[in-house]
RNA sequence: GGGGACGUAGCUCAGCUGGGAGAGCGUCUGGUUUGCAACCAGAAGGUCGCCGGUUCGAUUCCGGUCGUCUCCA
Numbered sequence: 001g002g003g004g005a006c007g008u009a010g011c012u013c014a015g016c017u018g019g020g021a022g023a024g025c026g027u028c029u030g031g032u033u034u035g036c037a038a039c040c041a042g043a044a045g046g047u048c049g050c051c052g053g054u055u056c057g058a059u060u061c062c063g064g065u066c067g068u069c070u071c072c073a
Base pairs, nucleotide, nucleotide: 001072002071003070004069005068006067007066010025011024012023013022019056027043028042029041030040031039049065050064051063052062053061
């Protein structure tokens, strides 16, 4: 320098034939308990890496760019 994969909640990830942003764990509140844990109920938490384009509408499609991993040189 060139190719490929990945980037979504605090962590690990799902969701991509375009229209609801989600799960588990964690955190907080309440219940239960003498108390803790476990269990049950509920809640908070996200510019979907960034910029631009297409579209009535983009996490999803297109271009650029940044980061991580990897292959080739």